Background:
A computed fold for a 108-nucleotide RNA, annotated as TPP riboswitch aptamer (THI element). The coordinates come from a structure-prediction model, not an experiment, and the mean pLDDT is 76. The model forms 95% of the base pairs in the Rfam consensus. Its Rfam family is "TPP riboswitch aptamer (THI element)". Its family is annotated with thiamine pyrophosphate binding in the Gene Ontology. The sequence is in RNAcentral, with records from Rfam and Ribocentre.
């Protein structure tokens, strides 16, 4: 100089589903059953399942969105798994370390 990488400090992005019960409103019915939306607790997965400012994540082969009421394979279910996916979009600066380069000096 450079940027891979890793650390710091600020700033700035993103996601919040299933399952079962209790409550409250709704439509349904002769009355249930059932269905829908709210709330409060739970079961499953996960770094996170709506406030914890926690957890991921910031130029990008995966934070995360769109395709997606997708498709193939589990499951009690479910954005569980994998595909799509080298897709298209997507949020930064600075310092300090590694580490590569070129140059100059000294010394062998």
């Nucleotide at each position: 100089c450079a940027u891979c990488c890793g650390c710091a400090u600020g700033a700035c992005a993103g996601g919040u589903g299933u399952u079962c019960g209790g409550c409250c409103g709704g439509g349904g019915u002769c009355a249930a059953a059932c269905c829908c939306g709210g709330u409060c607790g739970u079961u499953c997965u996960g770094a996170g399942a709506u406030u914890a400012u926690a957890c991921u994540g910031u130029c990008a082969u995966a934070a995360c969105u769109u395709g997606a009421u997708c498709u193939a394979g589990a499951u009690a279910a479910u954005a569980c798994u994998a595909g799509c996916g080298a897709a298209a979009g997507g949020a930064c600066a600075u310092g300090c370390g590694u580490u590569g380069c070129a140059u100059u000096g000294a010394u062998u």